[in-house]
RNA sequence: GCCCUCAUAGUUUAAUGGAUAAAACAAGUCCCUCCUAAGGACUAGAUUUAGGUUCGAUUCCUGAUGAGGGCA
Numbered sequence: 001g002c003c004c005u006c007a008u009a010g011u012u013u014a015a016u017g018g019a020u021a022a023a024a025c026a027a028g029u030c031c032c033u034c035c036u037a038a039g040g041a042c043u044a045g046a047u048u049u050a051g052g053u054u055c056g057a058u059u060c061c062u063g064a065u066g067a068g069g070g071c072a
Stems, first nucleotide, its partner, number of pairs: 001071007010025004018055001027043005048064005
């Protein structure tokens, strides 16, 4: 230098064009308990970024950024 893959919540993963973006762990509040732990109920929390296609984009296309891999 060229090519390929990936980027979603604090962490690990779902969602392959139809929308309220789902779950587990973690966090907070409450219940339970003499206290803690465990258990139960509830709450908040995310699509790397700039454009494009589309009635509609996490999803498709292009550029940028970052991570990983291959060739030279």

A computed fold for a 72-nucleotide RNA from a Candidatus Wolfebacteria bacterium, annotated as transfer RNA. The coordinates come from a structure-prediction model, not an experiment, and the mean pLDDT is 81.